[in-house]
RNA sequence: AGAGUUUGAUCCUGGCUCAGGAUGAACGCUGGCGGCGUGCCUAAUACAUGCAAGUCGAACGCUUCACUUCGGUGAAGAGUGGCGAACGGGUGAGUAAUACAUAAGUAACCUGGCAUCUACAGGGGGAUAACUGAUGGAAACGUCAGCUAAGACCGCAUAGGUGUAGAGAUCGCAUGAACUCUAUAUGAAAAGUGCUACGGGACUGGUAGAUGAUGGACUUAUGGCGCAUUAGCUGGUUGGUAGGGUAACGGCCUACCAAGGCGACGAUGCGUAGCCGACCUGAGAGGGUGACCGGCCACACUGGGACUGAGACACGGCCCAGACUCCUACGGGAGGCAGCAGUAGGGAAUUUUCGGCAAUGGGGGGAACCCUGACCGAGCAACGCCGCGUGAAGGAAGAAGUAAUUCGUUAUGUAAACUUCUGUCAUAGAGGAAGAAUGGUGGAUAUAGGGAAUGAUAUCCAAGUGACGGUACUCUAUAAGAAAGCCACGGCUAACUACGUGCCAGCAGCCGCGGUAAUACGUAGGUGGCGAGCGUUAUCCGGAAUGAUUGGGCGUAAAGGGUGCGUAGGUGGCAGAUCAAGUCUGGAGUAAAAGGUAUGGGCUCAACCCGUACUGGCUCUGGAAACUGAUCAGCUAGAGAACAGAAGAGGACGGCGGAACUCCAUGUGUAGCGGUAAAAUGCGUAGAUAUAUGGAAGAACACCGGUGGCGAAGGCGGCCGUCUGGUCUGGAUUCUGACACUGAAGCACGAAAGCGUGGGGAGCAAAUAGGAUUAGAUACCCUAGUAGUCCACGCCGUAAACGAUGAGAACUAGGUGUUGGGGGAAUAACUCAGUGCCGCAGUUAACGCAGUAAGUUCUCCGCCUGGGGAGUAUGCACGCAAGUGUGAAACUCAAAGGAAUUGACGGGGGCCCGCACAAGCGGUGGAGUAUGUGGUUUAAUUCGACGCAACGCGAAGAACCUUACCAGGUCUUGACAUACCAGGCAAAGCUAUAGAGAUAUAGUGGAGGAUAUCCUGGAUACAGGUGGUGCAUGGUUGUCGUCAGCUCGUGUCGUGAGAUGUUGGGUUAAGUCCCGCAACGAGCGCAACCCUUGUCUUUAGUUACUAACAUUAAGUUGAGGACUCUAGAGAGACUGCCGGUGACAAACCGGAGGAAGGUGGGGAUGACGUCAAAUCAUCAUGCCCCUUAUGACCUGGGCUACACACGUACUACAAUGGCGGAUACAACGAGAAGCAAGACAGCAAUGUGGAGCAAACCUCAGAAAGUCCGUCUCAGUUCGGAUUGAAGUCUGCAACCCGACUUCAUGAAGCCGGAAUCGCUAGUAAUCGCGGAUCAGCAUGCCGCGGUGAAUACGUUCUCGGGCCUUGUACACACCGCCCGUCAAACCAUGAGAGUUGGCAAUACCCGAAGCCGGUGGCCUAACCCUGCAAAGGGAGGGAGCCGUCGAAGGUAGGGCUGAUGAUUGGGGUUAAGUCGUAACAAGGUAUCCCUACGGGAACGUGGGGAUG
Repeated sequence: AGAGUUUGAUCCUGGCUCAGGAUGAACGCUGGCGGCGUGCCUAAUACAUGCAAGUCGAACGCUUCACUUCGGUGAAGAGUGGCGAACGGGUGAGUAAUACAUAAGUAACCUGGCAUCUACAGGGGGAUAACUGAUGGAAACGUCAGCUAAGACCGCAUAGGUGUAGAGAUCGCAUGAACUCUAUAUGAAAAGUGCUACGGGACUGGUAGAUGAUGGACUUAUGGCGCAUUAGCUGGUUGGUAGGGUAACGGCCUACCAAGGCGACGAUGCGUAGCCGACCUGAGAGGGUGACCGGCCACACUGGGACUGAGACACGGCCCAGACUCCUACGGGAGGCAGCAGUAGGGAAUUUUCGGCAAUGGGGGGAACCCUGACCGAGCAACGCCGCGUGAAGGAAGAAGUAAUUCGUUAUGUAAACUUCUGUCAUAGAGGAAGAAUGGUGGAUAUAGGGAAUGAUAUCCAAGUGACGGUACUCUAUAAGAAAGCCACGGCUAACUACGUGCCAGCAGCCGCGGUAAUACGUAGGUGGCGAGCGUUAUCCGGAAUGAUUGGGCGUAAAGGGUGCGUAGGUGGCAGAUCAAGUCUGGAGUAAAAGGUAUGGGCUCAACCCGUACUGGCUCUGGAAACUGAUCAGCUAGAGAACAGAAGAGGACGGCGGAACUCCAUGUGUAGCGGUAAAAUGCGUAGAUAUAUGGAAGAACACCGGUGGCGAAGGCGGCCGUCUGGUCUGGAUUCUGACACUGAAGCACGAAAGCGUGGGGAGCAAAUAGGAUUAGAUACCCUAGUAGUCCACGCCGUAAACGAUGAGAACUAGGUGUUGGGGGAAUAACUCAGUGCCGCAGUUAACGCAGUAAGUUCUCCGCCUGGGGAGUAUGCACGCAAGUGUGAAACUCAAAGGAAUUGACGGGGGCCCGCACAAGCGGUGGAGUAUGUGGUUUAAUUCGACGCAACGCGAAGAACCUUACCAGGUCUUGACAUACCAGGCAAAGCUAUAGAGAUAUAGUGGAGGAUAUCCUGGAUACAGGUGGUGCAUGGUUGUCGUCAGCUCGUGUCGUGAGAUGUUGGGUUAAGUCCCGCAACGAGCGCAACCCUUGUCUUUAGUUACUAACAUUAAGUUGAGGACUCUAGAGAGACUGCCGGUGACAAACCGGAGGAAGGUGGGGAUGACGUCAAAUCAUCAUGCCCCUUAUGACCUGGGCUACACACGUACUACAAUGGCGGAUACAACGAGAAGCAAGACAGCAAUGUGGAGCAAACCUCAGAAAGUCCGUCUCAGUUCGGAUUGAAGUCUGCAACCCGACUUCAUGAAGCCGGAAUCGCUAGUAAUCGCGGAUCAGCAUGCCGCGGUGAAUACGUUCUCGGGCCUUGUACACACCGCCCGUCAAACCAUGAGAGUUGGCAAUACCCGAAGCCGGUGGCCUAACCCUGCAAAGGGAGGGAGCCGUCGAAGGUAGGGCUGAUGAUUGGGGUUAAGUCGUAACAAGGUAUCCCUACGGGAACGUGGGGAUG
């Protein structure tokens, strides 16, 4: 520091996810040791048991026990009394401020114990608990009578305090404070223990006062959560006066008076929450958290209340109410672990009912000492951090095992074994700390004071004190011995193979893996990472610049408000003076400690612990005055006003005009009109349409008219008038003097549609009706037609209200139009204000923008933060309604999106080509037959091929065989290959028998071989498979297409995908060539090179040829090398030449010559690629499957079936013909298990027989159409030949299923073929025959050969296919694409809902505990006072009772807010293969979209206005 993920690829926007760190954690697997920390985050749920606050006999009396010198001493116990119990410890429920943090204030306050100082402690009194007796109660606990003490309680004296009044002088910002004096009133006390020379003195304690310290109380400012779908709140409320109350100020409380106080700088309400130091993260700014440690607060079962006290409204106190638990004799009582342990419960989850007061600290005490679950320690837990170990060195036969393997080997791997060594740790033994020093005791010394003694303080010495713990640590001994796992291995992300599984099981953080070869699942081996841990889950920060202060955006990605005016607010021109709020700076205070950072030190290191330094912020104070701000006085450049001109569909109202449409009346006139792609509905003989004249009514204003004008926007268009708003220009002009800009809230305007009331209504026209179209057509088209459109008044308040671009200001190259002004040397040039286009810099993701910015800056406002859900629900506001404004969440997805690129596609465009159409010729589709296919049938009808590019295809030939299929009969190392063992003299062949045959048995036979072929038998490896997968493959092939295309290197352009080149202008069959050009070159294709054919030359002449000579029936034979021909080598054709056109090009057109002319004709040759095209059944092959069978053999059957459908052919339908006779002319080929001549037989197929020929020699082999002659005469025929009967021939083991041919007889359909469709451009179509492969036999098929031999092409509008350029795109599996909505099904969350049921906070009223306060009387009452001799009475004070105010809980009532639930219901989301249509994307087949209204199963359609996306 980044990475993955939207796409075919790219850039951007944007979300999701990951890598890091952290935790009071939990879970899974695993687990050796130690140190230091940490350990109920949930139920502030309920708690058994034990402990957590006591102590003092030097305050007091009493009881018991022990000892006793009988004086007393010691111990224990309950009680009175003192101090403490308000600390320490726990928890975080409540609390959004009576809290906390920081900084101030208190002149408005208190403070026990402690420290210092001053003064004092005199003299009295009456009780009471304990105890004793009696008595109630189950208990808890009492009641009565009696006795007694105090440092308990109560007067009195004294007092420097306090209150009141007065005087003085000092200080303070002020209220006022402090000091001195006077008068008056009022308030104290307690003793105990040692010593004593008995005088006293010491210590502790007591009282009053002053001061300090500590602790608290109150006040103020600032700061730190969410929601505005919480906007108004408030009655003691805000203030005043008086009083009360308090430690103290204060509406804190009461009475009276006034009507205030708070709030958009967020009051009030609701929700959530203890706050901070700090902790985690981060570069920081920030964000999150508030465990442990520390500070503060709050609470102590829930609620209320006070008492005591210095301090509490009190965790281990009291009273009351409530809930719960326990005891009970049922009458009544007891309790509060959010102390330490522990229990139950809850929960994913959190420890021992331990030791000790040795240390530190606290309480009491004079002290010893006692108490202390504070604390110190130990125990449990890998919960965290830190440290150590599980050995080290050598060791290759690279062991075994395991895994992989190409079977060769490779990996684990120096790893192990083995050898040598060490001893951390563990175990055993021995030694053994620091933490301990006080206090006290004993002793010594010193200091102050004293008459002395106790005593106080300080120092030293001695003995003694340890829970942890015989622990840390040290030494010795034995022995490598006891000690390694977890996760991952597709990418991100370090690390790969095998097997199993087969969209199953499963994985997954994201992308995504898994459908038979899974590096992604499970296992194994190996590897990587970390390591006593490793992974997972949860949460927080980071990455995320993804809420952007640092540090983002808003034309098209999400995002500018529809427009203006304007309040608050924010911001603000030039120069001067003053102030000092902001700002800068010096000093002071504070910022607790811990923590952090830096740096030292101590535990062997580290974690851990201990020092030192530093840190922000706030407050006070001194200074500076540039900038901002405030105040004062100015300026004119901003802004505004005046004056003079100017343009304009700016607005409102009134009036007027002509054209057109429609209607009405009348005339003329006659059969149609109208409408459409074509029609029909409709109108018309009752006279339409057309035409003429007259009239009526409403609405809109042609031409001018223009990226012209005006307006803030919406918007505004005939002419005239009235009223009125804004804008522009001019100048040495005049005036004001910052008056400005923006603008939450607010107010106003705001297209169309729509609504209300009343008018109006010509045309147009939602809805509606009818006619068409259509599968349907709730549409597009047509005919009608109502709201509405128009006017007046009032609502509505929205639009693609758009420049998808907020307003204002400044600056930043040019060029060219245009509108309105100005001046002008008046056609130029300049200037101001508008309105357009092009374009530089710059900017942008790109497209683009570019002085009218989307550039560079400033100010202010609005808005955005992934897609969907959704502009929905709910609440609120507005509206007559329609609806508008504001505006979520659950849930769901990993994308949604912008711009541009390459393709593909378009019922987009342009150019070009092709038997593509057209022009022609002949066919197919109709018939019969042949053949192939589908379907059906069957035991089987084997399998494959399926648009073109399957269907006379694999098959160049199924009677058996082939054959793969079926039935039956057989074999199991096999029909075939290799290897082993044993036996045999055999085996093959032949014969016989049984059998359908395979096979079995018997006989015959006897080559060759003997290390071994062969046969038989046996065992195992294996054979075998036309079984599966062509979607695992190789190879081969088809197709687009013989179409002209497909690419690369370098350079250039672009952020990039990519582009350029390859596009453009011409030209070509051609990316063929030329020219131009940021391209220059190159490759695969094209062409050429190859074969064949056409002309000529030359060479060579046998089996070919024959001109001349000779010869024959015959080139038959001599002979010839001229000709034909054969087959070798050459020549020839290149736009080479001429003319024209063209751009001086390429090229084209015409011509000459030539056998041939512009690739001469034909063939072979098939670029990059497409179709998961075809083939596992040619062959090869991975994997899977079968193994007495899915292998092998045999017989028979089937592949030949037959209602039917399709393809391809043959033969025809006839006279351009059929039949009969005669007669002429080919070429390619084939031939030995072959072709077979002549001859003979047969009507013929064919047979007999066998000359010749392994072929330019012989044979197949008669070519046929043609020509000549004859006949038939338009008919189902002398056409046509199917079908059938009979008789034959041939092949073959065998023609029944199931061959071909011959003869005779039979003589079907068919008279030229619907929609549709095929081939062909010249030696072609058409027509005619011939040959060959396969093959025993079988061709109408296929492959070749020659004979005869046409017609037509104007041309490219249309159909099909293809090429190039361009355009649109929501497609990229690429239009056989994508995709919308209803309906049906399942699941999920959610809204509404008659209601039902909880919770919370208030309000009103009722009741009213405890208690404080107040009142009260006919009750009770030791101290003090009065009277009294006394008894007693009275008073002060106190208590019980009663009354009143307040008042918790409770009750009643109506509301508010919020949750759960609810029959039913609404939409939404999700879900491989449901239904209906096809709305959108291309001109998406009616361009799309926005607002609005109506309609419709649904997407949607139509009307009005608007946008161009």
The prediction has a mean pLDDT of 83. The RNA shown here (small-subunit ribosomal RNA) has 1509 nucleotides and comes from a wastewater metagenome. Its Rfam family is "Bacterial small subunit ribosomal RNA". Gene Ontology terms of the family: ribosome and structural constituent of ribosome.